[in-house]
The RNA shown here (Bacterial RNase P class A) has 382 nucleotides and comes from an Ardenticatenaceae bacterium.
The sequence is in RNAcentral, with records from ENA.
Rfam family: Bacterial RNase P class A. It is annotated as a ribozyme.
Taxonomically the source falls in Ardenticatenaceae (Bacteria, Bacillati, Chloroflexota, Ardenticatenia).
The prediction has a mean pLDDT of 75.

RNA sequence: CAAGUUGGUCGGGUGAUCGCGGCUUUGCAAGUUCAAAGCUGAGGAAAGUCCGCACUCCAUAGAGCAUGGUGCCGGCUAACGGCCGGGCAGGGUGACCUGACGGAAUAGUGCAACAGAGAGGCAAAGUGCCGGCGCAAGCCGGCGAGGGUGAAACGGUGGUGUAAAAGACCACCGGCGGUGGCAGUAAUGUCGCCGGCCAGGCAAACCCCACCAGGAGCAAGGCCAAGCAGGGCGAAGGGGUGGCUCGUCCCAUCUGACGCCCGGGUAGGCUGCACGAGGGUGCUAGUAAUAGCACUCCCAGAUAGAUGAUCACCAAGUGAUUGCUUCGCAAGCGAAGCUUGCCAAUCGCCAACAGAAUGCGGCUUAUAGGCUGACUUGACAA
Numbered sequence: 001c002a003a004g005u006u007g008g009u010c011g012g013g014u015g016a017u018c019g020c021g022g023c024u025u026u027g028c029a030a031g032u033u034c035a036a037a038g039c040u041g042a043g044g045a046a047a048g049u050c051c052g053c054a055c056u057c058c059a060u061a062g063a064g065c066a067u068g069g070u071g072c073c074g075g076c077u078a079a080c081g082g083c084c085g086g087g088c089a090g091g092g093u094g095a096c097c098u099g100a101c102g103g104a105a106u107a108g109u110g111c112a113a114c115a116g117a118g119a120g121g122c123a124a125a126g127u128g129c130c131g132g133c134g135c136a137a138g139c140c141g142g143c144g145a146g147g148g149u150g151a152a153a154c155g156g157u158g159g160u161g162u163a164a165a166a167g168a169c170c171a172c173c174g175g176c177g178g179u180g181g182c183a184g185u186a187a188u189g190u191c192g193c194c195g196g197c198c199a200g201g202c203a204a205a206c207c208c209c210a211c212c213a214g215g216a217g218c219a220a221g222g223c224c225a226a227g228c229a230g231g232g233c234g235a236a237g238g239g240g241u242g243g244c245u246c247g248u249c250c251c252a253u254c255u256g257a258c259g260c261c262c263g264g265g266u267a268g269g270c271u272g273c274a275c276g277a278g279g280g281u282g283c284u285a286g287u288a289a290u291a292g293c294a295c296u297c298c299c300a301g302a303u304a305g306a307u308g309a310u311c312a313c314c315a316a317g318u319g320a321u322u323g324c325u326u327c328g329c330a331a332g333c334g335a336a337g338c339u340u341g342c343c344a345a346u347c348g349c350c351a352a353c354a355g356a357a358u359g360c361g362g363c364u365u366a367u368a369g370g371c372u373g374a375c376u377u378g379a380c381a382a
Stems, first nucleotide, its partner, number of pairs: 001378010012314007020041008028031001043353001047364002050362005055217004067213005072086005087101001088099004102208002108206002110202002127146001128143006155173006174198002176195008221271004230262005238255006244247001278297008317349007324337005
């Protein structure tokens, strides 16, 4: 210098004018509704709503079954399907990336298109090798080595052996099972010994094993409560009926405007709801995730949903032109050449994805343009 790998981080700033939500204070004609002032007002993902919690209500003796989820080991965490570290497997020259990565078992079942003789059965005989019989075609027997099919065909190489062959036997290699030493908390690694045992694949197929899980959700839940309807009490110098001493005026009874009260509760309002597994800085422990301590900060609460618009300047980025030389000139510039890197000047462009609705921890997805740490490979130079 080129090409890459992997983390962290920003994702504008200032001012002016107009406008919106919340809180506080003040004013008044007293409003949740007016006016003024001050303070304050989205994100790294606020998103998808995919996991895990807090919180709330309901249910609930215990245990089991069913169903669903998770699945190498250790650690972190309130918890997780998350994160950190490690192991193993696969990919990459490498930095590094990816992985539902328990179990294929003297547990069981199932599946494998097409091709192929045969797809797991001590199975099979299409091509083939060998022996016998036969003139031959072929028949009988032995074999499973070579060829062929396939994603996958029952270890590999060499030898012994044989009529021809084959772990049939032997050496080495590979795998599997058993067993022991060493290292490691462990997963696992490594070094032996024994056994010809050679036993294929798929469990994000059923299944087995271990662990986890009660349900619904802030439209949870709590409080207040117009109007209408219902209930209770009182009740007109209102009305009806009856009585009598016959009254407009007394007595009884029914109805009952209206008033007060009661419970549930609709609209509506308040709350839940903003001090929290909180943010920042520093120190300590730890490889890290993370934890502890100290100091410091208070940081949106809308409800059909406020958080915006315009202009100017600055910062950063990016593009173009100019710069130097020569020539021409109407003195403003124009043409040609060189350099194409740094720097300077002028002009232009410019924010992407997106938008809180109970809160928090994750994951996933979207994202213009930057800044920055570490590392790898290649080339060149000293």
A source record names the gene rnpB.